[in-house]
RNA sequence: GGGCCGGUCGUCUAGUCUGGUAGGAUGCGCCCUUGGCAUGGGCGAGAUCGAGGGUUCAAAUCCCUCUCGGUCCA
Numbered sequence: 001g002g003g004c005c006g007g008u009c010g011u012c013u014a015g016u017c018u019g020g021u022a023g024g025a026u027g028c029g030c031c032c033u034u035g036g037c038a039u040g041g042g043c044g045a046g047a048u049c050g051a052g053g054g055u056u057c058a059a060a061u062c063c064c065u066c067u068c069g070g071u072c073c074a
Stems, first nucleotide, its partner, number of pairs: 001073007010026004020057001028044005050066005
């Protein structure tokens, strides 16, 4: 330098192909259960989706550029 894959709640991730209310687990807060804790149950907060631009009524999703990480080739 070139090809491919990836960046989404604190953490691990689904969703992207086929555009239409961003979901789950774990962690966190409150409540129930206990003599107290753990476990279990219920409720709640938490991601403008790596950055910028474009297309569209509408973009995590499609297009372009850039950036970071991984991998292969040279």
Background: RNAcentral holds the sequence, with entries from Rfam. A computed fold for a 74-nucleotide RNA from Cenarchaeum symbiosum A, annotated as transfer RNA. The coordinates come from a structure-prediction model, not an experiment, and the mean pLDDT is 84. Rfam family: tRNA. Lineage of the source: Archaea > Thermoproteati > Candidatus Cenarchaeales > Candidatus Cenarchaeaceae > Candidatus Cenarchaeum symbiosum.